[in-house]
RNA sequence: GCCUUAUAAAGAGUGGUUGAGGGAAUGGGCCCGAUGACACCCGACAACCGAAGCAAUUCGGUGCCAAAUCCCACGGCUUUGCCGACAGAUAAGGU
Numbered sequence: 001g002c003c004u005u006a007u008a009a010a011g012a013g014u015g016g017u018u019g020a021g022g023g024a025a026u027g028g029g030c031c032c033g034a035u036g037a038c039a040c041c042c043g044a045c046a047a048c049c050g051a052a053g054c055a056a057u058u059c060g061g062u063g064c065c066a067a068a069u070c071c072c073a074c075g076g077c078u079u080u081g082c083c084g085a086c087a088g089a090u091a092a093g094g095u
Base pairs, nucleotide, nucleotide: 001095002094003093004092005091006090007089013042015041016040017039021032022031023030026073027072028071029070043065045063047062048061049060050059051058052057069087074084075083076082077081
């Protein structure tokens, strides 16, 4: 990198550093951001896997901490909407 399975409207700081962009990609929309976003550190949260344990739980490997995966795009339907697909994300396994 590819394949398989599973998950996602729940949850998570009034901390530190930094300093201009950010919300995956393309288009559209809508937002966040000098009252400091994004990123990093710490911390927190929660799920999968592993270890210990009778269990509660703890520890470790990852993940995650605005908004539904922020929304739409493709298809269907009983069309203010709902369901599904695609794509992407994460975990575990395989190759």
Molecule: SAM riboswitch aptamer (S box leader)